[in-house]
Context: one part of a larger RNA
RNA sequence: UUCGUGGUUAAGGAACUAGGCAAAUUAGCCCCGUAACUUCGGGAGAAGGGGCGCUCUUGUUUUUAAUUAGAGCCGCAGUGAAUAGGCCCAGGCGACUGUUUAGCAAAAACACAGGACUCUGCAAAAUCGUAAGACGAUGUAUAGGGUCUGACACCUGCCCGGUGCUGGAAGGUUAAGGAAGGAUGUUAGUCUUCGGACAAAGCAUUUGACUGAAGCCCCAGUAAACGGCGGCCGUAACUAUAACGGUCCUAAGGUAGCGAAAUUCCUUGUCGGGUAAGUUCCGACCUGCACGAAUGGUGCAACGAUCUGGGCACUGUCUCAACCACGAGCUCG
Repeated sequence: UUCGUGGUUAAGGAACUAGGCAAAUUAGCCCCGUAACUUCGGGAGAAGGGGCGCUCUUGUUUUUAAUUAGAGCCGCAGUGAAUAGGCCCAGGCGACUGUUUAGCAAAAACACAGGACUCUGCAAAAUCGUAAGACGAUGUAUAGGGUCUGACACCUGCCCGGUGCUGGAAGGUUAAGGAAGGAUGUUAGUCUUCGGACAAAGCAUUUGACUGAAGCCCCAGUAAACGGCGGCCGUAACUAUAACGGUCCUAAGGUAGCGAAAUUCCUUGUCGGGUAAGUUCCGACCUGCACGAAUGGUGCAACGAUCUGGGCACUGUCUCAACCACGAGCUCG
């Protein structure tokens, strides 16, 4: 000199940086005091202030102790060391406690209480097993299984044409099987020109009208089943826009609510706020490339080692580096 781990630092105080990452601040006990919002429980240790040692005097009391009032003393420092919240504002997501990728992800993912649909009448459905049997369950629809959603509040619109499921049974189609009839082979027999021809029954092979279930076609229902939820043109006495009208198509044309959003390409949209200056952030607008209602929609107190933006305090993060301690590197042995 370099690195690591600690410690201190003038002035400034986030200018560092993707980002206050890291570090610093705060910290105990007592007293005062405490906002919005809220599911009235919380929020809350909110925030923000004050006190704290020792000696003497004094008052109270439940008298080994706690505490009131006053006077004095010492130190740089009195929760004298150590241990011991930094705080606030706004927004996204998920209600919450919980669970998870043992060894790069702890989350907005999973779960959850609650909600809904659906199957199941008991020798239940579902599941495992070839079966016996087991489980469900020593349970019985306030029970058990499956699927979706995910506290709570307000709600959850339209479409059954397609796919699925449930129900229906008139008609169409339709298997094995059955089967009237036919064909072929064989031959008792008959005829014979003696070469042969015909040929019943039976047997065998084959064909086969007709009969023949579910399913499918068909007819209904069903979307908290899978899913889906338009286009063009014109129109108001400034302009613009279009409550209004016309037309085409569809099973039906997106309702409430929300909206440049964890969704917005154009886009750093436009306006407002915050900053001296803001691709982020917050509030609006709506032109939603391509939100939208249990694939849930919109809110929401509390909660979160969550994500985003801002502020106060604080600091070697930085301006810009300096010094100290220990360890390593290095040198010698």

A computed fold for a 333-nucleotide part of an RNA from Membranihabitans maritimus, annotated as large-subunit ribosomal RNA, domain IV. Taxonomically the source falls in Membranihabitans (Bacteria, Pseudomonadati, Bacteroidota, Saprospiraceae). The sequence was found in a public genome assembly. Its Rfam family is "Bacterial large subunit ribosomal RNA". Its family is annotated with structural constituent of ribosome and ribosome in the Gene Ontology. The prediction has a mean pLDDT of 86.